[in-house]
């Protein structure tokens, strides 16, 4: 590291859909009981973290405001997914992991320790060439001390981090200050790649810290709301009281914060009180849909061809119990081939559907590495 | 289905936005004074995997991502 399985079969009972036939009922749509036939959870069904389908809201217009994302190409309906690939780190290694644009556009922040934490600075240390004052020696215009005024950034501590690195030249002392060579950078020029980038060759003493999972620029994308959406029938009540607030000078609404703009708006809008109902059908499962086989791609996927229909419940159905076969734990016996007993099998269940990640968890096969 | 908040000693709360190295404070709990013994009273003590695991940084209770686990709030008709 990758693939596969989620016990198989038979018989009883019990449950929830969907047809069949029969009996009863019936507003002729159905409804009920009986008894056949056939279906009835998952790799995660979960967390609800993205992304989409469907619906529905005024076809959603414009600006800020917010947000999510960040290396190239691909794949997809579509993603913050996922295949392949740079780059960089880890690993002895198979292999693995990366929220991986920008710090040379601005700001801000780096404790302690330390001289300094960012247009660099001198605590210790090295020097004392230049200038300026003094002394002293003699060779009388020079030496040599000492003091200023200053130079310096090698060497020493601190620190996670001290502003390239060896080495040599060079100087009073030093220093990319010059110069070799290394190692970055940034231009440029060739070669290879769709690319990202990678190879090689030149040019500049350029050598500019970090941190954007701080503020921030850049760049792309984002209308909201969610099957309790939304339709249609049914029943019930007091379409009832108070308060506040509104009627063209617009309350409030059009479902994400504001602003402009369009549209509704009047028995109207908010709170509270005080009533009523806890039903039924539709959406609901045939779909971006699954299985074979092929064909194109390194792969994710797509495209073609046959087959195939596989849960639709609403207090939420999928369970018990037996018997056999397979696996596995212990025991005892054993002719070591096994035979008997007695256990064990995990994480977990659907509610409009799907792509994906997360998370839980039981075994079993195969490569490959040490 | 939709939203919001909380998880720090035995217990209640700070610190969290603006990361800095002993994690602060009260109740309660130990231990020693006081007491003939207790209680109170006085003096001292910090018992903590910061709810877990991984990034980010020089550092993380804080900042980010992901999981747990607890709490509140909202949906019908007129």
């Nucleotide at each position: 590291a990758a693939a596969c399985c989620a016990g198989g079969c038979g018989g009883c009972c019990g449950c929830u859909g969907u047809u069949c036939c029969g009996g009863c009922u019936u507003u002729c749509g159905g409804g009920u009981c009986g008894g056949g036939a056939g279906a009835g959870a998952g790799g995660a069904a979960a967390g609800u973290c993205c992304g989409g389908g469907c619906u529905c809201c005024g076809u959603a217009g414009a600006g800020c405001a917010g947000g999510a994302c960040a290396c190239u190409c691909c794949a997809u309906a579509a993603c913050g997914u996922g295949g392949a690939g740079u780059g960089a780190g880890g690993g002895u290694g198979a292999c693995c992991u990366c929220a991986a644009g920008g710090a040379a556009a601005g700001u801000g922040c780096c404790g302690c320790a330390g001289a300094a934490a960012a247009c660099a600075a001198a605590c210790a240390g090295c020097c004392u060439a230049c200038c300026c004052g003094g002394a002293a020696a003699u060779u009388u215009a020079u030496u040599u001390c000492c003091g200023g005024c200053g130079g310096c950034a090698a060497u020493g501590g601190u620190g996670a981090a001290a502003a390239g690195g060896u080495g040599a030249g060079g100087u009073a002392a030093g220093a990319g200050c010059u110069c070799a060579c290394c190692a970055g950078u940034a231009c440029c020029g060739c070669u290879g790649g769709c690319g990202a980038c990678a190879a090689c060759g030149g040019u500049a003493g350029c050598u500019u810290g970090g941190u954007a999972a701080a503020c921030c620029c850049u760049g792309u994308c984002c209308g909201g709301a969610g099957c309790a959406a939304g339709a249609u029938c049914g029943a019930a009540u007091a379409g009832g009281a108070a308060a506040g607030u509104g009627u063209u000078u617009g309350a409030g609404g059009a479902c994400u914060g504001c602003u402009c703009g369009u549209c509704c708006g009047a028995u109207g809008c908010u709170u509270u009180c005080g009533g009523g109902u806890u039903g039924a059908u539709c959406g609901c499962u045939u779909g971006a849909g699954c299985c074979u086989g092929u064909c194109g791609g390194c792969a994710a996927c797509g495209g073609c061809a046959g087959g195939c229909c596989u849960a639709g419940a609403u207090u939420g159905a999928u369970g018990g119990c037996c018997g056999u076969c397979g696996c596995u734990u212990c025991a005892u016996c054993u002719u070591c081939g096994g035979a008997u007993g007695a256990g064990g099998a995990a994480c977990a269940g659907g509610a409009c559907c799907c792509g994906g990640c997360u998370u839980a968890c039981g075994g079993u096969u195969u490569g490959c590495u040490u | 289905g939709g939203g919001g908040c909380c998880g720090u000693a035995g217990u209640c709360u700070a610190g969290c936005c603006u990361g800095g190295a002993u994690a602060a404070g009260g109740c309660a709990c130990c231990a020693g004074c006081c007491u003939c013994c207790g209680g109170a009273g006085u003096u001292g003590g910090g018992u903590a995997u910061c709810c877990c695991c991984g990034g980010u940084u020089c550092a993380a209770a804080u900042c980010c991502g992901g999981g747990c686990g607890g709490u509140c709030c909202c949906g019908c008709c007129a």

Two RNAs folded together computationally: RNase P RNA and transfer RNA, 448 nucleotides in total. It holds a member of the Rfam family "Bacterial RNase P class A". By type it is a ribozyme. From the family's description: Ribonuclease P (RNase P) is a ubiquitous endoribonuclease, found in archaea, bacteria and eukarya as well as chloroplasts and mitochondria.